The RNA shown here (c-di-GMP-I riboswitch aptamer) has 85 nucleotides and comes from a Candidatus Dadabacteria bacterium. Its mean pLDDT, the model's own confidence on a scale to 100, is 87.
RNA sequence: UAACCGUAAGGGCAAACCAUCUGAAAGGAUGGGACGCAAAGCCAACGACCUAAUCCCUUCGGGGUAUGGUGGCCGGGUUACCGAU
Numbered sequence: 001u002a003a004c005c006g007u008a009a010g011g012g013c014a015a016a017c018c019a020u021c022u023g024a025a026a027g028g029a030u031g032g033g034a035c036g037c038a039a040a041g042c043c044a045a046c047g048a049c050c051u052a053a054u055c056c057c058u059u060c061g062g063g064g065u066a067u068g069g070u071g072g073c074c075g076g077g078u079u080a081c082c083g084a085u
Stems, first nucleotide, its partner, number of pairs: 005083002012037002017032006035072001041078003046075001047073001048070003055064003
């Protein structure tokens, strides 16, 4: 120095829920708040999952559908602090 790995130190992020705004919804933004996270940093072309405005079908109960969304999906890609073993 690099890789593996996750001890210690310095720290970091922020689930549910609540308030406001936004969206057809899923969801997102801001503030509060901490369930947890060694990548819970970033990436939506691919896989997976969520929603169904539009469109199609309908026995009128609903069903299908992404161009919408989720990176906190232990899928995948990529970058990174520290330095015990």